[in-house]
A computed fold for a 76-nucleotide RNA from Halobacteriales archaeon SW_12_71_31, annotated as transfer RNA. Taxonomically the source falls in Halobacteriales (Archaea, Methanobacteriati, Methanobacteriota, Halobacteria). The sequence is in RNAcentral, with records from ENA. Its Rfam family is "tRNA". Gene Ontology term of the family: triplet codon-amino acid adaptor activity. Its mean pLDDT, the model's own confidence on a scale to 100, is 81.
RNA sequence: GGGCCCUUAGCUUAGUCUGGUCUAAAGCUGCGGGCUCAUAACCCGCCGAGCGCUGGUUCGAAUCCGGCAGGGCCCA
Numbered sequence: 001g002g003g004c005c006c007u008u009a010g011c012u013u014a015g016u017c018u019g020g021u022c023u024a025a026a027g028c029u030g031c032g033g034g035c036u037c038a039u040a041a042c043c044c045g046c047c048g049a050g051c052g053c054u055g056g057u058u059c060g061a062a063u064c065c066g067g068c069a070g071g072g073c074c075c076a
Stems, first nucleotide, its partner, number of pairs: 001075007010028004020059001030046005052068005
């Protein structure tokens, strides 16, 4: 220098293909409660992200397109 992939709650992911019941789902963590002599496990409830940033397309974008940023792999 070139090619491909990834970026969504504190963490790990789903959803992106086929735009619209997603003002966004699950597990873990955290917080409160139950159970226990007590802890763990288990059970119940709650908090928490507008989807890396920016622009475009559209009636409508986490989802499509461009640029940028960060990360990974490969080639030279």